[in-house]
RNA sequence: AGAGUUUGAUCCUGGCUCAGGACGAACGCUGGCGGCGUGCCUAACACAUGCAAGUCGAGCGGAGAUAUUAGUAAUAAUAUCUUAGCGGCGGACGGGGGAGUAACGCGAUAAUAUCUUAGCGGCGGACGGGUGAGUAACGCGUGGGCAACCUGCCUCACACUGGGGGAUAACACAGGGAAACUUGUGCUAAUACCGCAUAACAUCAUGAAAGGACAUCCUUUUAUGAUCAAAGGAGCAAUCCGGUGAGAGAUGGGCCCGCGUCCAAUUAGCUAGUUGGUGAUGUAACGGACCACCAAGGCGACGAUUGGUAGCCGAACUGAGAGGUUGAUCGGCCACAUUGGGACUGAGAUACGGCCCAGACUCCUACGGGAGGCAGCAGUGGGGAAUAUUGCGCAAUGGGGGAAACCCUGACGCAGCAACGCCGCGUGAAGGAUGAAGGUUUUCGGAUCGUAAACUUCUUUGAUGGGGGACGAACAAUAUGGAGUCCAUAUGACGGUACCCAAGGAGGAAGCCCCGGCUAACUACGUGCCAGCAGCCGCGGUAAUACGUAGGGGGCAAGCGUUGUCCGGAAUUAUUGGGCGUAAAGGGCGCGUAGGCGGAUAGUUAAGUCCGGUGUGAAAGAUCAGGGCUCAACCCUGAGAGUGCAUCGGAAACUGGUUAUCUUGAGGACAGGAGAGGAAAGUGGAAUUCCACGUGUAGCGGUGAAAUGCGUAGAUAUUAGGAGGAACACCAGUGGCGAAGGCGACUUCCUGGCUUGUAACUGACACUGAGGCGCGAAAGCGUGGGGAUCAAACAGGAUUAGAUACCCUGGUAGUCCACGCCGUAAACGAUGAGUGCUAGGUGUUCGGGGGUAUCGACCCCCUCGGUGCCACAGCUAACGCAAUAAGCACUCCGCCUGGGGAGUAUGCACGCAAGUGUGAAACUCAAAGGAAUUGACGGGGGCCCGCACAAGCGGUGGAGUAUGUGGUUUAAUUCGAAGCAACGCGAAGAACCUUACCAAGUCUUGACAUACCGCGCAAGGCCCUGGAGACAGGGAGAUAGUUAUGGAUCGGAGACAGGUGCUGCAUGGCUGUCGUCAGCUCGUGUCGUGAGAUGUUGGGUUAAGUCCCGCAACGAGCGCAACCCUUGUCCUUAGUUGCCAUCAUUCAGUUGGGCACUCUAAGGAGACUGCCGGUGUUAAACCGGAGGAAGGUGGGGAUGACGUCAAGUCCUCAUGGCCCUUAUGUCCAGGGCUACACACGUGCUACAAUGGCCUGAACAGAGGGAAGCAAAGCCGCGAAGUUAAGCGAAUCCCUUAAAACAGGUCCCAGUUCGGAUUGUAGGCUGCAACUCGCCUACAUGAAGUCGGAAUCGCUAGUAAUCGCAGGUCAGCAUACUGCGGUGAAUACGUUCCCGGGCCUUGUACACACCGCCCGUCACACCACGAAAGUCGGCAACACCCGAAGCCGGUGACUCAACCCGAAAGGGAGAGAGCCGUCGAAGGUGGGGUUGGUAAUUGGGGUGAAGUCGUAACAAGGUAACC
Repeated sequence: AGAGUUUGAUCCUGGCUCAGGACGAACGCUGGCGGCGUGCCUAACACAUGCAAGUCGAGCGGAGAUAUUAGUAAUAAUAUCUUAGCGGCGGACGGGGGAGUAACGCGAUAAUAUCUUAGCGGCGGACGGGUGAGUAACGCGUGGGCAACCUGCCUCACACUGGGGGAUAACACAGGGAAACUUGUGCUAAUACCGCAUAACAUCAUGAAAGGACAUCCUUUUAUGAUCAAAGGAGCAAUCCGGUGAGAGAUGGGCCCGCGUCCAAUUAGCUAGUUGGUGAUGUAACGGACCACCAAGGCGACGAUUGGUAGCCGAACUGAGAGGUUGAUCGGCCACAUUGGGACUGAGAUACGGCCCAGACUCCUACGGGAGGCAGCAGUGGGGAAUAUUGCGCAAUGGGGGAAACCCUGACGCAGCAACGCCGCGUGAAGGAUGAAGGUUUUCGGAUCGUAAACUUCUUUGAUGGGGGACGAACAAUAUGGAGUCCAUAUGACGGUACCCAAGGAGGAAGCCCCGGCUAACUACGUGCCAGCAGCCGCGGUAAUACGUAGGGGGCAAGCGUUGUCCGGAAUUAUUGGGCGUAAAGGGCGCGUAGGCGGAUAGUUAAGUCCGGUGUGAAAGAUCAGGGCUCAACCCUGAGAGUGCAUCGGAAACUGGUUAUCUUGAGGACAGGAGAGGAAAGUGGAAUUCCACGUGUAGCGGUGAAAUGCGUAGAUAUUAGGAGGAACACCAGUGGCGAAGGCGACUUCCUGGCUUGUAACUGACACUGAGGCGCGAAAGCGUGGGGAUCAAACAGGAUUAGAUACCCUGGUAGUCCACGCCGUAAACGAUGAGUGCUAGGUGUUCGGGGGUAUCGACCCCCUCGGUGCCACAGCUAACGCAAUAAGCACUCCGCCUGGGGAGUAUGCACGCAAGUGUGAAACUCAAAGGAAUUGACGGGGGCCCGCACAAGCGGUGGAGUAUGUGGUUUAAUUCGAAGCAACGCGAAGAACCUUACCAAGUCUUGACAUACCGCGCAAGGCCCUGGAGACAGGGAGAUAGUUAUGGAUCGGAGACAGGUGCUGCAUGGCUGUCGUCAGCUCGUGUCGUGAGAUGUUGGGUUAAGUCCCGCAACGAGCGCAACCCUUGUCCUUAGUUGCCAUCAUUCAGUUGGGCACUCUAAGGAGACUGCCGGUGUUAAACCGGAGGAAGGUGGGGAUGACGUCAAGUCCUCAUGGCCCUUAUGUCCAGGGCUACACACGUGCUACAAUGGCCUGAACAGAGGGAAGCAAAGCCGCGAAGUUAAGCGAAUCCCUUAAAACAGGUCCCAGUUCGGAUUGUAGGCUGCAACUCGCCUACAUGAAGUCGGAAUCGCUAGUAAUCGCAGGUCAGCAUACUGCGGUGAAUACGUUCCCGGGCCUUGUACACACCGCCCGUCACACCACGAAAGUCGGCAACACCCGAAGCCGGUGACUCAACCCGAAAGGGAGAGAGCCGUCGAAGGUGGGGUUGGUAAUUGGGGUGAAGUCGUAACAAGGUAACC
């Protein structure tokens, strides 16, 4: 730092996805150790059990325990021991009695000492710990304020602590209750409570003086009066700890304010204590905080109110930063403690482990009543993808109480569990090639795992067992001492832990993910659109580097992957840092409010701005520098930073405020100008239609063609007249005016704006403009008119498969007017308004002004304002824009953020309605899109070519037959070929063979090939038997070379053979086709961001990208042409088998002779637009001509560019993979490929007189011949036969060419045409002509009289017609390949059909029009809307009820302290009770809002190859769209 993905390719826009980091995580696989951290994110769900807040006896009275002392005198009791006896069977044991002893024990009394503590009392339970439900708030953060406040314990300093009184728990007694608990009576204490005294620097009241300030005011001094205190305890004592009043401080809090603090306007109005005042109340304190009265205010577009969501911050994560997201652990603040309400106590609470009430829930109960609150630490259930031990200790740190010891402390310190995270360590190190075995793979050679292992030599971290063994601890306290200092002693949960030492032995310690691209890493097998993968693109349909497995490789590592979430990449919300002509996006247009922004000069101010100082910005974290744990993580110390806020001081350029001035912005005045600008009234002519008359007669009208329609009742046409409505030809113009919509005959009147000139007026008055207001085409709506034309709907006629359309004939709303609505358009320049600046050129049948010149006008020049075109810079993705900007800048407004769903739903507003404005989501896709490029295509255009059409000649399609194909049939009718480019094609020849097919019969290392082993001389051939044959059995006969080896045959076993089995969509090779069409490309350069373009386009020309000219191109290659073969003319050479002019000869070039000629076959010549004329650009070239055998490529052939069709062929051959292996291989006889209701293709023969038949008699070329061609002769009507010369062929043979020509006959008919079919008799080939050959003779004599729609070939030695030969082949040719003979017609021309080439245009196509693609319907699934209703939540309102409690009133009842009184009693004061205000929960009611659900219903989306049509993309076949 980027990458993948829209396309055939490109650039852009734009979304989706990936690579990074992070986590309180979870899940899957795996798991050795240690350190440091972290661990219910869900149900603020419910909780068993234990613990988490107590302490002080030095505040108090009791109670209790222990010890000591006294008394032990008496009595009693008790304990132990001894002895005897009794009872009992005996013992345990029990009872009784007696004697001795008094150590010990117990009790009582008194005193002393120590200890414990239920209660009273004091302090603390407001801290610490938990959680994040609520809260959008002065809750939090930050900075200030309190002249409007409080503060226990603590610190400092001042003063004081006198004297009294009355109660009450505990306790005792008596009751109630199941319990919790509680009642009455009586006794008692205090640092509990209450008077009195004293008292100022306190408070209050009234004065005085001084000083200060911030509005109310504050401070100090002083005078008088009034009021208010206290508690004691320890100690021998010193003294210490307390107490009271007041002051100061510190700490902690309270209140107020500025600024900041999420989303929604589909929440726009909210508010009655509401806003303010006066006076009271209340509070620590200000305040409508509360109350009474008065006023009617207050908040809000700078977002009030309402709804949703949320604890806030330091910080954490990410990021280059700005930002975005988060608010676990740690720290600060807030809120809460089962839900709601309430107060009490207190310095502090409206109180997590306090109280009262109400609700829900749980538990106990004797049913009458009670008890409870883990969001403390553990733990349980539940929920959930998911989160730990009912551990140890107060040793340390901290907290509460205490004088202290000490007690308490689930705070805390530790340990346990968990790879949850971060950090560190280990699982060994060095050597070791024969590159072992084994695995995988292979082209079988090898390669790879791989120095990896084995093996050798070492090391010992960690783990293991053993030995030693901490730091963390020093305070406090006690003792001594006058005090400080100092000395000594004690205290460790973790923990026998960390750490150290030696021991032995490589020993017990590696996995996970990935390997198509992005993205590092490849092979084999299996599977076969299946199973599966997938973050995106996408893999899988028989050769998958993408699925599964294996081998190998890559990455990370005690972890690795996956999932989820956040930031990043994403400049994809853009402040930094985006856009709006066509990609999403400029409001339809104006006026104008708020707001934003704003000309020049000078002064002033200091709000913004800038500079400096001060305070703050907690700690932790982060950064930097040091330090401590062996390192690191972690921890400690220090520094800087903390972009902020506040405050003080300064500067004054810029912005703002203010003052004064100015004229250039803007406006005004005066004088001109142009105009379909607007409104109203009036007037005009042309045309259409209608009415009535005339003339006139059979049609008119309409169309691609028609018909409906009108017309003999007189139309159309035509003359003149009339009526009525609407619109204004020509002028007319990328001309004018207007803000836009829009405005077009003429005249008048009213009226808006623009512009030019002048520079004597005002003096910034300007620009933009959210809301708002107004205008706003057409269609549409309402009321009333009007209605000629045109014309939705509708009707009819056509067209069509259909035609609810296009075309035609009619025709109603409407179109017109008045008034009122609607408020939208592709309302477009798809381009908001304003201002300034930035090269030019040209036009304007646009308007004005000026200058020069002129008598004047025109022309010309300058300029202002409009309106066009071209074009530079610049901009743009490109197209393009370019002074009328889409350039360079500024100001303001509107709008956009992937496609679809959707401008839909819903809500609201507007509207009579139609509808308009505002305007989502679920779901779904990986694209949708813009511009340009190359192709392809078009029922687009231009140019050109071709037997493409046309002009001709002859055919096919009809008949018979041959042949091929389809279909059908069959045991089999083997297989392939399928529009052109399959179909007389593979097949240049199926009776057997061929043969691949069928049924039957055989063989299994095989019919054929190569190795191995054995026997080893024949094998084969011949004969016989069986059999359809293959084959099986038997027999006879016979033998090479050689020397013991090899070897044929045979036999054997496993390798293997074999396959016309599959895949031509795995392939090679070969072939067809476009097409013998003129094209297809490259290098360098240039242009373009790029795909690409240029060249190759253009002007000519050609058969041709053939050539010429021009040109940012210059060259080149494959094609074209030429070179090759053949044919046409001539020459040279040669002369047999060819030839014969001359000479001789013959039946005959037969022979002699000759090589002149023909011919043969070698080599040359010749033709090149070379020459002439014309045209053409002085070109290329074309036209005509000469010469020439041949003239413009002379004719023909071979030759086939880049490529297209997954074209054809695995059955020619070759070949990968797959398949069969006693068969899908091999052999064999027979059958089939030859079938036959039918359909098609290609031929042959005909239909006749340009002919048939008969007779006569001519003229070729090119081929073939030895398992061959065969002459002559004889025989047969003939096919043939027989016999036999010659010839491996310029010699011999096939071989008489036929049509033609001459003569004769037939006379237009199913014939003397035609020959199918059939019968009989023969011939030939061949083992064999039945299925299934060919030929001959005789006989038979079918269809057919020139062929519908349609369609084929051919442009000259061609078509047509005539025969000949060859290959294949034993035989079989109407086919195929060649050969010659005779030998035409026509081409005006390129409009049309088909194919092709070039240029251009449109495109939504690129599998490329056999393309793409739209909508209904049917089916399945998904989400959503509506919906009679129905079930919940939430907030508010009205009323009812009204707990606890505070407050107020009352208080006949009750009451110790003070007062009066001798007392009774009274007073002061307090209280119970009662009443009232407020008041939670609850109830009733009608509304609001939000959610769930619902019969039915609506459209939407997605689905494989469904149905119907063909709407769009090309002029998409009616241009499309709003």
The RNA shown here (small-subunit ribosomal RNA) has 1522 nucleotides and comes from an uncultured bacterium. Rfam family: Bacterial small subunit ribosomal RNA. Gene Ontology terms of the family: structural constituent of ribosome and ribosome.